Overview:
Predicted 3D model of a 492-nucleotide part of an RNA (large-subunit ribosomal RNA, domain I) from uncultured Micavibrio sp. RNAcentral holds the full RNA, with entries from MGnify. Its Rfam family is "Bacterial large subunit ribosomal RNA". Its mean pLDDT, the model's own confidence on a scale to 100, is 83.

Context: one part of a larger RNA
């Protein structure tokens, strides 16, 4: 040095574990906010930080209410204290709620910093933004008015997953280049709204038979068509289902406030059966033997695997006031008269599955412009005949979409390089000038019993000695390989 066996170190696979995620389903709720939101700065405790929870009444303050022996929130503990005269804790209402932020007196480099007026013992309290409904009283050029101001009332703003309507609107891509086309009316921006929203009560369809608002799912049908007829792109009739509702335009109406009466539901919470002995073992819920409950044998916990020890589950039981909801009802108030610069035509454009096509239908920048029910509209160029409906006002529930949130349930979902980025004080550390990027880190033990005490050492550490079933369970389960030692043996 090399090999072989046994021993150690190092590393952290794996094996079981789960506080964390992920997907669902049924309910629920779908808003918050100038009465100052969300989102934050700082503070606040007997005691440095930090989490949490609170606001100078500050881990809290009042009232009712339900509870019944303990608390004083976690990392963590120690001291002082509260409590059966009902503490903590939960519930429902209340009161504080510092400064920032729409942030609203002004201004500002976000939590600053300045100011005027009432008022105050006091920088103690309060008012002071735009904008806009209505309403008074002012008031010019300008007689009358009108614009303009003043002041008081109404409201807005701002944030919020995603779901709907509007406006505006791309490119990579495909077309095996690429231009029409496609990606796609998507992405991304901009406005607006509700719990949904939008759309709806036939100027639809249909085929001579007939159907009766809209919305959605299947189906029709990848058909008929559209298309550098390439790539691609795609209906409707009609069937079948889910839900169904009609109304209005001077009134038996709608909306909003509004008075009286009536009412469902709805919190913490509470009752809640039934097992004992023995063996093993550190601990019994494992086994043995005997027995019970069961409208309860989901499920979790206790020292191993517990229907009868604990929580609980079935079942049954309780829940004030307010307030919000519905139904009636009482008063006010405000809105609306059948649809003309419309329909229709030209020229340009969108939109319809239809790319101008033989191109209806719809919107419509722009020029033109009917009739008026003895009328107009469609029925895919037009035209006739026949069917059919009444545009150019306006409301309309469900059936449909979503899920930041809450609460209940499950899972041939994951189990720490998985599963959220995030089981661990994570959008943290850390990286960028910024916009953004963006990690790792889980397990002693039923219990801390968390190694008094001795001894070596300057300490880390060790070696005794005690715990404990185990300490090779010691700051830690198990503990795989690589890598790196030590002892044997043997080659050399």
């Nucleotide at each position: 040095u090399g090999c072989a066996u046994c021993u150690g170190g190092u590393g952290g696979a794996u094996g079981c574990c789960u506080u964390g995620g992920c997907g669902a389903u049924c309910a629920g709720a779908g808003g918050c906010g100038a009465u100052g939101a969300a989102g934050g700065a700082c503070g606040u405790g007997g005691u440095a930080c930090g989490c949490u929870g609170c606001g100078a009444u500050a881990a809290g303050u009042u009232a009712c209410g339900g509870u019944g022996a303990g608390u004083u929130g976690c990392g963590a503990a120690c001291a002082a204290a509260c409590u059966u005269u009902g503490a903590c804790c939960c519930g429902u209402a209340a009161a504080u709620u510092u400064c920032c932020g729409a942030a609203u007196g002004g201004g500002g480099a976000a939590a600053c910093c300045c100011u005027a007026c009432c008022u105050u013992a006091a920088u103690u309290g309060g008012u002071a933004a735009u904008c806009u409904u209505g309403a008074a009283c002012u008031g010019a050029a300008u007689a009358c008015a009108u614009a303009g101001g003043u002041u008081c009332c109404u409201g807005a703003a701002g944030c919020a997953a995603a779901c709907c309507c509007g406006g505006a609107g791309a490119a990579u891509u495909g077309a095996a280049a690429c231009a029409u086309c496609u990606u796609a009316g998507u992405a991304c921006c901009c406005g607006g709204a509700g719990g949904a929203a939008a759309a709806g009560a036939c100027a639809u369809c249909a085929a001579c038979c007939g159907a009766g608002a809209u919305u959605c799912c299947g189906u029709u049908a990848g058909u008929a068509g559209c298309g550098g007829c390439g790539a691609g792109c795609g209906a409707a009739c009609g069937c079948g289902g889910a839900a169904c509702a009609g109304c209005c335009c001077a009134g038996u109406g709608c909306u909003g406030u509004u008075u009286u009466u009536g009412u469902a539901a709805a919190a913490a919470u509470u009752a809640g059966a039934a097992g004992u002995a023995g063996u093993u073992g550190g601990a019994a819920a494992c086994c043995u033997a005997c027995g019970c409950c069961a409208u309860a044998g989901c499920g979790g916990g206790u020292g191993a695997u517990a229907g009868c020890c604990c929580c609980g589950u079935a079942u049954a039981a309780g829940u004030a006031a307010a307030a919000a909801g519905c139904a009636a009802u009482u008063a006010c108030a405000g809105c609306c008269u059948c649809g003309a610069g419309u329909a229709a035509g030209g020229c340009g454009g969108g939109a319809c599955a239809c790319g101008a096509g033989a191109a209806a239908u719809c919107c419509u920048g722009u020029c033109u412009g009917a009739a008026c029910a003895u009328a107009g509209g469609g029925g895919g160029a037009c035209c006739a005949u026949c069917c059919u409906c009444u545009a150019a006002g306006g409301c309309u529930a469900a059936a449909u979409a979503c899920u930041c949130c809450u609460g209940a349930u499950c899972g041939a979902c994951c189990g720490a390089u998985a599963g959220u980025g995030a089981a661990c004080c994570a959008g943290u550390a850390c990286u960028g000038u910024g916009a953004a990027g963006g990690a790792a880190c889980g397990g002693u033990g039923a219990a801390a019993a968390g190694a008094a005490c001795c001894c070596c050492g300057a300490g880390a550490g060790g070696g005794g000695a005690g715990u404990g079933a185990a300490a090779c369970a010691g700051a830690c389960c198990u503990g795989a390989a690589a890598c790196c030692g030590g002892a044997u043996g043997c080659a050399u």